Record summary:
A computed fold for a 370-nucleotide RNA from a Gammaproteobacteria bacterium, annotated as Bacterial RNase P class A. It matches the Rfam family "Bacterial RNase P class A". Gene Ontology terms of the family: tRNA processing, dimeric ribonuclease P complex and ribonuclease P activity.
Parts: sequence; C1' cells; structure tokens
RNA sequence: GGAGUCGGCAAGGCAAUCGCUGUAACGCUGGACGUUGCAGAGGAAAGUCCGGGCUCCUUCGGACAGGGCGCCAGGUAACGCCUGGAGGGCGCGAGCCCAUGGAAAGUGCCACAGAAAAUAUACCGCCGGACUGGUCUUCGGACGAGGCCCGGUAAGGGUGAAAAGGUGCGGUAAGAGCGCACCGCGCGGCUGGUAACAGCUCGCGGCACGGCAAACCCCGCCUGGAGCAAGACCAAAUAGGGGAGUGGCAGCACGUCUGCACCGUCGGUUCCGAACGGGCUCCCGGGUAGGUCGCUAGAGGCAGCCGGUGACGGUUGUCCCAGAUGAAUGAUUGCUCUCGACAGAACCCGGCUUACUGCCGGCUCCGACU
Repeated sequence: GGAGUCGGCAAGGCAAUCGCUGUAACGCUGGACGUUGCAGAGGAAAGUCCGGGCUCCUUCGGACAGGGCGCCAGGUAACGCCUGGAGGGCGCGAGCCCAUGGAAAGUGCCACAGAAAAUAUACCGCCGGACUGGUCUUCGGACGAGGCCCGGUAAGGGUGAAAAGGUGCGGUAAGAGCGCACCGCGCGGCUGGUAACAGCUCGCGGCACGGCAAACCCCGCCUGGAGCAAGACCAAAUAGGGGAGUGGCAGCACGUCUGCACCGUCGGUUCCGAACGGGCUCCCGGGUAGGUCGCUAGAGGCAGCCGGUGACGGUUGUCCCAGAUGAAUGAUUGCUCUCGACAGAACCCGGCUUACUGCCGGCUCCGACU
C1' cells in the first nucleotide's frame, strides 16, 4: 500500500420565527379558548414469519387427529430465538455455514448411460473342457490362429454422481476376504468429559450388501382457539317484533310444577366423562355507522459494581422517553459539517428475515521498502 474478515457507534448539528399533537399549571369564562413549562416515529417503525403478555370463547379433563421442533449443555416469560461446545463442510488464513434423532421396523425413489442401481448383474474379458480345423512329421506325435458349445469367475477394462471396502502377500485352472498383515467398518472394554463425543501399541468379528427420511414412515419432546376491527362500559334508537307447525314417559299439590328422556355448550368435535343451559323446527322483518375506556410505569431505559468463557443474572442508584383516530413533529432563514442512505408508531414486548449510508476499531493474508 492492497485485499479480506469480525465488531462498535451514528442516522446531520446549532440558532431564530411561525405552525401541529399530548400533558401539567394558571387564567378566563366553558369555547377541540389563551399563556407558560415539559414531551413528541426506527434500527429496522418494514415483512406479518415465530414466541409471549393481555382480552374473550357458558367451562374443565381424557383419547385421537392436526401442527411444530429434532446433536449436547446452558440462557430466557417463552420460542422455530440466543450463547457455548461436539460432529460435518468451505476457506491459505482471520473466519463462515448446517431441517445435525432413526436406513438392522416397514414401504418407496435413484433420470440417462450401463450387463447390472441393493442381498442387484456378465457387455468386453480371464480360466478349464469337448467339437471343428491348418502346418510340420522320424507316423509315436508336436505346434497352433480362428469358429462354436458347456462350465467356472467378478480380480482387470468400460458406463455412471455412485457398481459387492482399500493396499500388499499368499493361494487358485483362472479368480474372489478365499486366507493372512495393515488400514477401514461393527460390537465390546478402559480412559477423559455433565453430555454430545473423543482417544487407546486393548479384545472379538471377515464384516449389516450404496445414497435419499428438505420421501412416506418410526422414535422423542412441545402444543386449546380467536384476536385491540380482542373486549368492557355509557348513550340513543327500533318492533323486549310477527306468523306457522309441534313436545315422549312417569309422578303430583293439576301449576308450562318435578324427575327421567331428548337437544345444545370445547373456534378439529370425531369419541368419552363431568359440569352447565334449554322445549324443538321453519318462514318474514327491524334497529345498532355515536362516545369513553382498553391506550402506555413496562418480562422498561441508563450508569456503577459483583458473578459467569458467553448468552445472561444479581445488586445499588437514577429517569419517565408518542398515544394519533381520514390519522400529530411541517415551513422559512442563517451558520456549520464526515454533505446524510433505507425509510413513519396505531395494544405492548422478545426474536428472526429483508432494505441500506457514513465513521471508528480488532484480526488475517499478499506485495514493496528499511
């Protein structure tokens, strides 16, 4: 000097004039009026993808279904999130990535090529035998290409992303874990670790014969639903509306009484139980567009200290930091500067994902010079 990687901070600043929303006090007069003070969009407010708080569903439990997650240990209110580790992959490296339980429960798929794609095969080959047939001959036989049939074989070659574990030696007619040694693999043991897992000059075994479960499935764990347009209250208004059909059994004090039956109530209701409610079925028709609350003091922010590798936790102090509702922060001027991207809350919070500018710092690699 260049390239890369990880992290932090900010999101123009200062001043003046007028304007907007909320709130407090005061005033004046009750008017969404005036004055003053204070406060007033984000790190993502975006996506609506997860998790909750909160509200309601007349209620609760169980079975099943549906859905979600999937290495281990922690954090958290919780999570599909975060932290640390193990295993695997990428990178020279700093670092980055992961739908990471089970293929010996079963089913299914692996195009094309190839003989054959899973307890799967013989295209070219290699070996043995029979037949055919050529040359030579001292007529005993010898040499020997090709063709064809039978048997053995999966070591060599080819195809492919992947072809019955690899290398070597022995063995065989030729071969093959066929046997042996080492490696690999599986099971066990010992050691370390909370564990995932790792190591071992340990033991046994020729050995389950590929991959895919982000295929169906199996296993383990978790799981009601809907959502602030939830919901609560007030006010107002209409028609607390009209019509038709119909109600089993028993008791009785003969009343629309009581009990049983029947029907209904779980935002999957299929099933079971409890509890609760009620006669049932069909048709016609009306009102509700207003206001208040919910609505912001929190699983809250900031700072110090302590514990922890870390996520985070504890403790002390301090602060109050938007609550609009056709939807509030805009306009003008001056100075300055690193000349400013992506972009506006609508019940709240914790995450993830996506968009994007500037400044600062740590680390890695390359080159040159000293």
The organism belongs to Gammaproteobacteria, within Bacteria.
The coordinates come from a structure-prediction model, not an experiment, and the mean pLDDT is 76.